[in-house]
About this RNA:
The part of an RNA shown here (small-subunit ribosomal RNA, 5' domain) has 520 nucleotides and comes from bacterium 10RO2. The prediction has a mean pLDDT of 84. Its Rfam family is "Bacterial small subunit ribosomal RNA". Rfam links the family to the GO terms ribosome and structural constituent of ribosome.
Context: one part of a larger RNA
């Protein structure tokens, strides 16, 4: 230091909190954009019609499903594997980048599909299947090429999308052309961060493991990847590791660190953080800037459910729970107020991450359980040489104070950013719309009516555990009488036991004590 359990237990602030990577019942843990699309399932508005029950309409606020995009590769878990394809430390080359920064060039013209949907048809469901219709920033081609890639240096081949705001003139019946601002998209250099991969050094135990090793060490061709290279594959050659411990076997995440110790050292790696590894088991690929993916597909396998027996569903080593095992470890709580993330032009909406609350004396810290005065040294235990002695100023009385507790009132910091207006500035044809600075300024707190603060009444609400031979601070009566018992070592106990029970009294630490296993 760290664990349980035994007797005890006023408060508070901080920390922490499954051992079996053993099965999980429920709920939540990743969704979000109508300023990309088609549209209208529901609802709320407005308009038509009405037999006054209602009905139709996407006009409009929105918006279920659905096409699409980003994100879902973060973030949380856990330690199962791993002794090196890991980590720490130094280094290097032959590499990738989505979203953000910074510079260049571009954003023309075109066309074909398909989901909702509708109308059917199978199936118990899961879902599955035809026929028709439709849109886009989805998807495919032409043109174009600053840069880029190939290259036999002549040349060849390569993209793109729109959307939303705002407006004088001009054209247009509108809608819109135009013009402009935002924001998007597509090529290409460069940043930054981030990641891939290579080598060097360290990195537990055994020799009662001494030899290992045919893709095995090298080469050349060819393949493959972002990217180097037996990475793979033909084919040559026999080489590569090893008593500086190779291979084989146990055992194990690893670091920063934590404990201990004066130190050098040993141990250890909970929380917190950096890195790996893994997601039921084993095994693949797919999308995608980025996984060979915890809450994704697919195959095998145990298990578990559903089922009309044909066929389907499922993965809590997220967050609470729950069985089971353990000597043992919490709530099926509140909030997105704050910090972060994700999406969005924003509003926002979504975040069991996070803040926070509950439960545990599991630890560390801090405060309390009264203060002063009180000798007739009271009563009452205890011992007593019978005179006293001690318990002990301790109590009782007196006089105070009220932390904490309870009542009653007040009450937060954490919340200023976004938002609005105002002023200058920029972008422009614009005093428009938008961006930038800056000044004023409404709103927004789960924790919470909580810390705080003020006031009242009242010692009122609050000490225990463990020891007392010696080590080792603290002793004396009674019981018992090698019994019963005790003990961490020496030893105690057999009729005067400071060592066994109980009392009284002392010591030690106190919301703790003491015990027991490990380590230093």
């Nucleotide at each position: 230091a760290a664990u349980g359990a035994c007797c005890u237990g006023g408060c508070g602030g901080c920390a922490u909190g499954c051992u079996u990577a053993c099965a999980c019942a429920u709920g939540c843990a990743a969704g979000u954009c109508g300023a990309a699309c088609g549209g209208c399932a529901g609802c709320g508005c407005g308009g038509g019609c009405u037999u006054c029950g209602g009905c139709c309409u996407g006009g409009c606020g929105g918006c279920g499903a659905g096409u699409g995009g980003c994100g879902a590769a973060c973030g949380g878990g856990u330690g199962a594997g791993u002794a090196a394809u890991g980590c720490a430390u130094c280094g290097g080359a032959a590499c990738g980048u989505g979203c953000c920064c910074a510079a260049g060039a571009g954003u023309g013209g075109g066309g074909g599909a398909u989901a909702a949907c509708u109308a059917g048809u199978c199936g118990a469901a899961a879902g599955a299947u035809u026929a028709g219709c439709u849109a886009a920033u989805a998807c495919c081609g032409c043109a174009u090429a600053c840069g880029a890639u190939c290259u036999a240096a002549g040349g060849a081949u390569g993209a793109a999308a729109g959307u939303g705001g705002g407006g004088g003139a001009c054209c247009g019946c509108a809608a819109g052309g135009c013009c402009u601002c935002a924001u998007g998209c597509u090529c290409c250099u460069g940043g930054a961060g981030c990641g891939g991969c290579c080598g060097a050094u360290g990195u537990c135990u055994g020799a009662u493991u001494a030899g290992c090793u045919a893709g095995u060490u090298g080469g050349u061709g060819g393949g493959g990847u972002a990217a180097a290279a037996g990475c793979c594959u033909a084919c040559c050659a026999a080489g590569g590791c090893g008593a500086c411990g190779a291979u084989c076997a146990g055992u194990a995440g690893c670091u920063g660190g934590u404990c201990u110790g004066a130190g050098a050292g040993g141990a250890c790696g909970a929380c917190c953080a950096g890195c790996c590894a893994c997601a039921c088991u084993g095994g693949g690929a797919c999308u995608g800037a980025g996984a060979c993916a915890c809450g994704g597909c697919c195959c095998a396998g145990a298990c578990u459910c559903c089922u009309a027996c044909g066929g389907g569903a499922g993965g809590c080593a997220g967050c609470a729970g729950u069985g089971g095992g353990g000597a043992a470890u919490u709530u099926u709580g509140g909030a997105c107020a704050a910090u972060g993330g994700g999406g969005g032009a924003a509003a926002c909406c979504c975040u069991g991450a996070u803040c926070c609350a509950g439960c545990a004396a599991u630890g560390c810290c801090g405060c309390g359980u009264g203060u002063g005065u009180g000798a007739a040294g009271a009563a009452g235990g205890c011992c007593u040489u019978c005179g006293g002695g001690u318990u002990g100023u301790a109590a009782a009385g007196c006089a105070c104070u009220u932390u904490u507790g309870u009542c009653a009132g007040g009450a937060a910091c954490g919340a200023a950013a976004c938002g609005g207006u105002g002023a200058g500035g920029g972008c422009u044809a614009a005093u428009a719309u938008c961006c930038c600075u800056u000044g004023c300024u409404a709103a927004u707190g789960a924790c919470g009516g909580u810390a705080c603060c003020u006031g009242a009444a009242g010692a009122a609400u609050a000490a225990g555990c463990a020891c007392c031979g010696g080590c080792u601070a603290a002793c004396u009566a009674c019981g018992u009488g090698c019994c019963a018992g005790c003990a961490g070592c020496c030893g105690c106990g057999g009729u005067a036991a400071u060592a066994c029970g109980u009392a009284g009294g002392g010591u030690g630490c106190a919301a703790g004590c003491g015990u027991u296993a490990a380590u230093c």